[in-house]
Predicted 3D model of a 76-nucleotide RNA (transfer RNA) from a Methanomicrobiaceae archaeon. Lineage of the source: Archaea > Methanobacteriota > Methanomicrobia > Methanomicrobiales > Methanomicrobiaceae. Rfam family: tRNA. Rfam classes the family as a transfer RNA.
C1' cells in the first nucleotide's frame, strides 16, 4: 500500500450528540488519624493526538494528516 481497532491528566482507564468546567484507580499537594511510619478519611491539582467540516450544540458524528497495535499483500 489495503483493510481492522485505537489515541482522553504523569500513568493505566471509563464515557459514543445537551445530564461533561469529564469517570475510577495510581500521582502529586494540603489537612486529619498515629508516640512516629504505614494503613485509612476528607479537600484540591490535573487531560479529550493535530487541522478543518457538519450541528443551536462535537470527546463523542464525518473527512484528511501523525502516531501505536493486529491482519493482509508486495519486494527487482
Nucleotide at each position: 500500500g489495503c483493510c481492522c481497532a485505537g489515541g482522553u491528566a504523569g500513568u493505566g482507564u471509563a464515557g459514543g450528540g445537551g445530564c461533561c468546567u469529564a469517570u475510577c484507580a495510581u500521582g502529586c499537594a494540603g489537612c486529619c488519624c498515629u508516640g512516629u511510619c504505614a494503613c485509612g478519611g476528607c479537600u484540591g491539582c490535573g487531560a479529550c493526538a493535530c487541522g478543518g467540516a457538519u450541528u443551536c450544540g462535537a470527546a463523542u458524528u464525518c473527512c484528511g494528516u501523525c502516531c501505536u497495535g493486529g491482519g493482509c499483500g508486495c519486494c527487482a